[in-house]
The prediction has a mean pLDDT of 81. A computed fold for an 82-nucleotide RNA from Allorhizobium borbori, annotated as transfer RNA. The sequence was found in a public genome assembly.
RNA sequence: GCCCCAUUGGCGGAAUUGGUAGACGCGCUCGACUCAAAAUCGAGUUCCGCAAGGAGUGCUGGUUCGACCCCGGCAUGGGGCA
Repeated sequence: GCCCCAUUGGCGGAAUUGGUAGACGCGCUCGACUCAAAAUCGAGUUCCGCAAGGAGUGCUGGUUCGACCCCGGCAUGGGGCA
C1' cells in the first nucleotide's frame, strides 16, 4: 500500500428481505421475604423536556416516503496478502 471482518444502553448481545430500536442475559435501583444477609420473587433501568413532543445504533455526507440495515469518505480494533 491492497483486501476482508467488526463497531448498537454500564457490560455481553439481538433486531440484516429497508417499515415499532434497545429483545434476552448480566449489572444497577426500589420493594417483598429474613433477626440480618445471601438466594428467590415483583417493579423499574438511553438522553433532553413540566408536558405535548424531540433526539439517539463509532463519526460525517448521500439514496429513500422511510436507514442499525443500502452507497461514499473517515476513525478505531482484529485478520490476510505484498